[in-house]
């Protein structure tokens, strides 16, 4: 010192939240020692027991007992002496008013500080003087009666005092009456004199005595004590008015003493926005925590001062008390009772109960300190010393130290023959002993007092010696054995320091904020590790800090919360120039005083620390005094620049009343006139043949003033507009005459206040809430239509409230400039200029989170008022005041969320704008959608109908081909190291073969029985193999939301970004916008940008020309043939290679002297020729674990793997996509012509024969420019049909056949014959397609034993249309809005 949290992301406002100190704490885990502290915070709630205040016999009177000894007795007893003039009780003196506890009441002279008292008192104590004479009558104790349960009482009798009473005396004392002199504040002063009243005592006690202790009286000190007064002491104004002994006075009582303290009696005062009264809450201060300080919070323990003692009230005694452990009334409650009556007060010290989260021992001792009493000894003392319990705090100590790598085991991770961590950590060696135990030893705290002894200045002064300890045999030392008996708590996403695994799966659970958990959680839980503190650690509470988040120090208010709606002005704040006085303020010195303690800070003592002591600073303050006199104030004089006033001028919808004008609307009257009018996006309702609208002409009523009019003007603000007119407010200008600070803000006051709405009367044309009634619409109490009352307009009186806005309070100075306006004055002929006042814009510096503001400040300063403190609840409640009501003003809090908000960015959107493109629309051609038929999906069925894909971008998709197999589903029979790899132990031999079961797999069985090298051989090795076993294969078993690798798709759209510079606080912007242009971010050219890179285009096939090479199986002019059949050949066509061509090159127009564009020319081809290949960054958690790979999960006699069989081909039905039609541009018969491109040996398969055919037979060529698939078909001739459900159209059935194939039953293709369904061009809606394109004709191929209307290719014949770019869809550039960012399916 800061951090996290609002956004996609940024800057700023702003709340929350953390980290830090602290506690009389408590709760959870744990728990060795010691030392100093500290411990009922709640029920000032009730208390059992017990002990806390007594002492004095040198004040009096009376006077015991245990217990000892003696005499007498057998004892029992009896009686005397000790014990003793002693214990105890009386009577008297002292104290008991201290010490101790409590914080209930108390907002007050209660507390603190700083004064006074000339307004007081003080018992013991000290200092000084003086004094003490002589009498007298009780009362307790005791005796005795009695009364009562006790508690006590009560009648009689005796008695002494330092008890009481009277009387003398009075140095001084009170008090009256008087004089002098000082001082003083109205006063009852001091000193000191005269006179008169008046007021004492215990001549006691001790002592032989010296003498010592009391006694009285006065005066003084000291010490307590009472009383007045200044300043300062919480919160609420949603408490504003309080007060009759009140406020003050004459005169009286009362006290120690001043006073309404109490009375009589007069006057009618007094306290209050500087906050009375009232409510609430608290004991006050030294301090204590915190805080950088300034504040903040708090008042345990240690001090001071108040209160208060069951609750309430009162007085006695006394120096002192209205008395905690005294008294009397009341009261509540608790005991006790013989029911008559009594008795008690723990907020003393223990201790019990209740209360609560929670607070201790019914301890020891008077040995210190300290208080009472006593002449002293000496008693007494739950004050006090100590000890006990409690980790409740602070402080020390420990629980071991050094060495030690096989990096042990074992634990836990991983990539798992292995490494990594726990870790030098253990083992193990060497040491060392605080604490603990266990012996021994052993303090100080002790001075007194008293005793004795000495001294000596005679003081109870010193000194030695004796004696005295609760604590305690305690601190402390010594000694001896052993590492031996001694670590836990929380944390580990991120703030905040520390990670892995495994369970669990939005479940249990965490969490102080954000926030984790939905199958790969470092955030939950356990484990290993790790980090932090460490005898504690965490948590929960509370306080201060961060929080500059109440801002004096130190903040704001145009948009984030926040300027009052506006003025006038009391009060209070602040205030121009000069000069002179004062000395409140200010500032300086001096003096008191700020108790101690505590903190600072320097020493000491306790082994160190905390602890504890001494000394010093401080204690920021109050008081008094001196002295200074700049500033403020206060006086006193003067000024004229602030304000005001004059005088002479100017402008204006300021404002109030009054008259008065003309357009226009709408009624009314009357003429003209005739079918509609009006109204809308388009109707309708309404008007109108009863004559509207529409004209004309007259007439009423209201209401509000076109043009000028403005970017103008006037008013404090709301506001104010036809014209004259009267009455008034303010403003500006000149000039410098006059007054001389006469100012400037304003709480409360008072006033004015749009519109709307209220009362009362009037007025009512237009508009027009509300109502009706008609459209619109899924509905429409709404936007649009017709209608229409209050309302609007006037007078008077209320309402007081607006986005009352500039979202910006008034004043007054000071700080660049540019330009337009209004008003007025000055210079100038004019143009222009200069000044004051006012109103726009722009813009410097400044300032601002930015946005902007900017001499009309939101810059820089001062003064003075409002007003803000997190968002919602709420401008609500409730209470108060104002109102005729509505309602306004003043204005909370419970509860709840972590945000809520301001500018500005980047995207995305938009039934915003601009610009451009695309078979996107249009313009055109064939479809699709109805038909039955293929296919694929969906849903439904089923055992099973395997799976997968699902807008475009799934549905003839994966699938280039499901009868078995494929096949993953079903079922039934069966296999378990497995059907395929490879490793390892064991065993044993070939493989085969053959026989039985089975529907197949399989299962059972027989037989036979290696191969090589070494070695005689046995046997070993290798290799094959088979059989047993073992890790292990195996999974089309889940997760495409864990991947990868590949694919759709926006989109072949023209866009995506980077470095370096620059702007900006920052996200980020600039480049890549702007002006052309382009098919293109393609070029150009400007530009605070310059450059680059991925994409564009180009390179790359193919196609179209042409040249050169090459010339068979290809062609072929020549010659030949039945035929490129053969010769020759290679021109040409083709074939495949390798060049050439096209590049806006070249004219011409246009363009901005570019880029391009237009239109020509040349060319096969012309402006990327035409097709393809090629797809930036990035979306969509698209898709796909079922090609393939892969991570985790799951099975393992089964989710594995064989097998027969069935399923994937089911069908009420829904949707995709093809193919065939529906005819005559055609059907069906018959002749006839002209391609590409491709395949072929497990193969295409020719001639030729057979079959109507599907094919069967055959068996030549053919591994292919050579041979075979293989006649292409539309086409073109020709010839029949005549618009018909047909010579269209072919589904569907039947029956008979063909090929494939172990096998076409579910479930194949084809042939023939026969059968002949829907279907006459297809609602709404929709697809393709811009040239060799669309339609429209055939053909290959892949896959494949067979099975294409699908898919891929391949020539044929071959069009129609494109004005254009409003609309629809889709994309792209700039802009502009936004409360969206999972982004408008928001």
């Nucleotide at each position: 010192a800061g951090a996290g949290u609002u956004u996609g992301a940024u800057c700023c406002u702003g709340g929350c939240u953390c980290a830090g100190g602290a506690c009389g704490a408590a709760c959870g885990c744990u728990g060795g020692c010691g030392g100093c502290g500290u411990g009922c915070u709640u029920a000032a709630c009730a208390c059992a027991u017990g002990c806390a205040a007594g002492u004095c016999a040198u004040g009096g009177g009376a006077g015991a007992a245990a217990g000892g000894g003696g005499u007498a007795g057998c004892a029992a007893u009896a009686u005397c002496c000790c014990g003793a003039g002693u214990a105890a009780a009386c009577c008297g003196g002292c104290g008991c008013a201290a010490g101790g506890g409590u914080g209930a009441g108390u907002a007050a002279c209660g507390c603190g500080u700083a004064g006074g008292c000339a307004a007081u008192c003080u018992a013991c104590c000290g200092u000084a003087a003086g004094g003490a004479u002589g009498g007298g009558a009780a009362c307790a104790a005791c005796c005795c009666c009695g009364a009562g349960a006790a508690a006590u009482c009560g009648a009689g009798g005796c008695u002494a005092a330092u008890a009481c009473c009277c009387a003398a005396u009075a140095u001084u004392g009170u008090c009256c009456c008087g004089g002098a002199u000082c001082g003083a504040c109205a006063u009852c002063g001091g000193u000191u004199u005269g006179g008169g009243a008046u007021g004492a005592a215990a001549g006691g006690c001790c002592g032989c005595a010296a003498g010592g202790c009391g006694c009285c009286u006065u005066a003084u000190g000291a010490u307590g004590a009472g009383c007045c007064u200044g300043c300062g002491u919480c919160c609420c104004a949603u408490u504003a008015g309080g007060u009759a002994g009140u406020u003050g006075g004459c005169g009286g009582g009362g006290u120690a003493a001043c006073g309404g303290c109490c009375c009589a009696c007069c006057a009618a005062g007094c306290c209050c926005g500087c906050g009375a009264u009232g409510g609430g809450u608290a004991g006050c201060u030294g301090g204590u925590c915190u805080g950088a300080g300034a504040g903040g919070a708090c008042g345990a323990u240690c001090a001071g001062c108040c209160a208060c003692a069951c609750u309430g009230g009162a007085a006695c005694u006394g120096a002192g008390a209205c008395a905690c452990g005294g008294u009397c009334c009341a009261g509540a409650c608790u005991c006790c009772u013989a029911c008559g009556g009594g008795a008690g007060g723990c907020a003393g010290c223990a201790g019990u109960g209740a209360g609560g989260a929670a607070u201790a021992u019914u301890g020891c001792g008077c040995a210190a300190u300290g208080c009472c009493c006593g002449a002293a000894a000496g008693g007494g003392u739950g004050a006090c010393g100590c000890a006990g319990c409690g980790a409740c705090g602070c402080c020390g100590c420990g629980u071991g130290a050094a060495g030690g790598a096989u990096g042990a085991a074992g634990g836990c991770c991983c990539u798992c023959u292995g490494g990594g961590u726990c870790g030098u950590a253990a083992a193990c060696u060497u040491c060392u002993u605080u604490g603990g135990u266990a012996g021994g030893g052993g303090a100080a705290u002790a001075a007194c007092a008293g005793g004795u002894c000495g001294c000596u200045a005679c003081a109870g002064g010193c000194g030695g010696c004796c004696g005295u300890g609760a604590a305690u045999g305690u601190a402390c030392c010594c000694u001896a054995a052993g590492a031996a008996c001694a670590a836990g708590c929380a944390u580990c996403g991120g703030c905040u320091a520390a990670c892995u695994a495994c369970g669990u799966g939005c479940c249990a659970g965490c969490a102080g904020c954000c926030g984790c958990g939905g199958u790969a959680a470092u955030a939950c839980g356990u484990a290993g590790g790790a980090u932090g503190c460490g005898a504690g650690c965490g948590u929960u509470g509370u306080c201060c800090g961060g929080a500059u988040u109440u801002a004096c120090u130190g903040g704001g208010u145009g948009u984030a919360a926040a300027g009052g709606g506006a003025g006038c002005g009391c009060a209070g704040g602040c205030g121009g120039a000069u000069c002179g006085g004062u000395a409140a303020g200010u500032c300086g010195g001096u003096g008191g005083u700020g108790a101690a303690a505590u903190c600072c800070u320097c020493a000491g003592g306790c082994u160190c620390a905390a602890c504890c002591u001494g000394g010093g600073a401080a204690c920021u303050g109050c008081c008094a005094c001196c002295g200074a006199u700049a500033c403020u104030g206060c006086u006193g004089a003067u000024c004229u620049u602030g304000a005001g006033u004059g005088u002479g001028g100017a402008a204006g919808a300021g404002g109030u009343c009054g008259a008065u004008g003309g357009a226009a609307u709408u009624c009314c009257u009357g003429g003209u006139g005739u079918a509609g009018c009006a109204g809308u996006g388009a109707a309708a309702u309404g008007c109108g043949u009863a004559g509207a609208u529409a004209u004309c002409a007259g007439g009423a009523a209201g209401a509000a003033c076109a043009c000028c009019g403005a970017u103008g003007g006037c008013g404090a603000a709301g506001g104010c507009a036809g014209u004259c007119g009267a009455c008034u407010g303010g403003u500006c200008c000149a000039c410098a005459a006059c007054u001389g600070a006469c100012g400037c803000u304003c709480a409360u006051g008072c006033u004015c206040g749009a519109a709307a709405g209220c009362g009362u009367g009037g007025g009512g044309a237009u508009c027009a809430a509300a109502c009706a009634g008609g459209a619109u619409u899924a509905g429409a109490u709404a936007c649009c239509c017709u209608g229409g009352u209050a309302g609007u307009c006037c007078a008077c009186g209320c309402c007081c409230u607006a986005a009352a806005c500039g979202a910006u309070g008034g004043a007054u100075g000071c700080u660049c400039g540019a330009u337009g306006u209004c008003g007025g004055c000055c210079c100038g002929c004019a143009a222009g200029g200069g000044u004051c006042g006012g109103u726009g814009c722009c813009u410097a510096a400044g300032c601002u989170a930015a946005c902007g503001c900017a001499u009309u400040a939101a810059g820089c300063a001062u003064c003075c008022c409002a007003c803000c403190u997190g968002g919602g609840a709420a401008g609500u409640a409730c209470g108060a005041u104002c109102g005729c009501a509505a309602g306004g003003u003043u204005g909370a809090a419970a509860c709840u969320c972590a945000a809520a908000g301001g500018a500005a960015u980047u995207g995305a959107c938009g039934g915003g704008g601009g610009c451009c493109c695309g078979c996107a629309c249009a313009a055109g051609c064939a479809g699709u959608g109805g038909a039955g038929c293929a296919u694929g999906u969906g849903g439904u069925u089923u055992a099973a109908u395997u799976c997968g894909a699902u807008g475009c971008a799934a549905c003839g998709c994966g699938a280039a081909g499901a009868a078995c197999c494929u096949u993953a589903c079903c079922u039934g029979g069966g296999u378990u190291u497995g059907a395929a790899a490879g490793g390892c132990u064991c065993u044993g031999u070939a493989a085969a073969c053959c026989g039985g079961u089975g529907a197949a797999a399989g299962c059972c069985g027989g037989c036979u029985a290696g191969u090589g090298u070494a070695g005689c051989a046995a046997u070993a090795c290798a290799c094959a193999c088979g059989g047993a076993g073992u890790a292990c294969a195996g999974g089309u078993g889940c997760u495409g939301c864990a991947u990868g690798g590949c694919u759709g798709u926006c989109g072949u759209c023209a866009g995506c970004u980077c470095g370096u510079g620059c702007c900006g606080u920052g996200a980020g912007g600039u480049g890549u916008u702007a002006g052309g242009u382009u098919a293109a971010g393609u070029c150009c050219c400007g530009c605070a940008a310059c450059g680059a890179g991925c994409g564009c285009a180009a390179c790359c096939c193919u196609u179209g020309u042409c040249a050169u090479u090459a010339g068979u199986u290809g062609c072929u002019a020549c010659a030949u043939u039945c035929a490129g059949u053969u010769g020759g050949g290679c021109a040409c066509u083709c074939u495949a290679a390798u060049g050439a061509g096209a590049c806006u090159g070249c004219c011409g127009g246009u363009g901005a002297c570019a880029a391009g564009c237009c239109g020509g020319a040349g060319g096969a081809a012309g402006g990327u020729g035409g097709g393809g290949a090629u797809g930036a960054c990035g979306u969509c958690a698209a898709g796909u674990c079922c090609u393939c790979a892969u991570g985790g999960c799951c099975c393992u006699u089964a989710u594995a793997g064989g097998u027969g069989g069935g399923g994937c081909u089911a069908c009420a039905c829904a949707c995709g996509u093809c193919a065939u039609a529906c005819a005559a541009u055609g059907g069906c018969u018959g002749g006839u012509a002209c391609a590409a491109a491709g395949g072929g040996u497990u193969g295409c398969c020719a001639a030729c024969c057979c079959g109507c055919g599907a094919g069967g037979g055959g068996g030549a060529g053919c591994u292919a420019a050579u041979c075979c698939c293989a006649c292409a078909a539309a086409g073109c001739c020709a010839g029949u049909c005549g618009u018909a459900g047909u010579c269209c159209g072919g589904a569907u059935c039947g029956u008979a056949g063909u090929c494939u194939g172990c096998a076409a039953c579910u479930c194949g293709a084809c042939u023939a014959c026969g059968u002949g369904a829907a279907g006459u061009c297809g609602g709404g809606a929709u697809c393709g397609c811009u040239a060799g394109u669309a339609a429209u004709c055939g053909u290959g191929g892949a896959u494949c034993a067979g099975a294409a209307u699908g898919u891929c290719a391949c020539g044929g014949u071959g069009a129609a249309u494109a004005c254009g770019u409003u609309c629809c869809c889709g994309g792209g550039c700039c802009u502009u809005g936004u409360a969206c960012a999972c982004a408008c399916c928001g």
Molecule: small-subunit ribosomal RNA
Organism: uncultured bacterium